Overview: The prediction has a mean pLDDT of 82. The RNA shown here (transfer RNA) has 72 nucleotides and comes from a Candidatus Saccharimonadota bacterium. It was read from a public genome assembly.
Formats: sequence, structure tokens, C1' cells
RNA sequence: UCCGGGGUAGCUCAGCGGUAGAGCGGGUGACUGUUAAUCAUUAGGUCGCUGGUUCGAAUCCAGUCCCCGGAG
Repeated sequence: UCCGGGGUAGCUCAGCGGUAGAGCGGGUGACUGUUAAUCAUUAGGUCGCUGGUUCGAAUCCAGUCCCCGGAG
């Protein structure tokens, strides 16, 4: 320098044009003599960044930053 994959909740990841989600973790409550476990409930997001397309973009396009792998 070129090619491919990735960046979404605190962590691990889904979601591939039409209200952003799950598990784990956190808060509160129930249960228990207490803890743990279990059950219920709840908070938490400029979807890496900038622009474009569209009635509508996490999703499509362009540029750019970072991580992983490969080629030279």
C1' cells in the first nucleotide's frame, strides 16, 4: 500500500430499510432466620465519526478513525 471481517447498553453479542433487543451484570421488591439461589419489576444507547440517498437509515452509498486476519 491492497483485500476481507468487525465497531450497537457496564460485558458478550443479536437485529441487514419501518417503535433499538437478548443473556449476563446493576437498582428495587417478594421469598428465606441470614446469605446464596429463585421470582417479579426497573434503569441504562448521539448504533465509532462526518456527509449523502430515502417519506423513513443501526441497516444502503461515500469519506474517515480504530481493532482482527490475509497478500505484497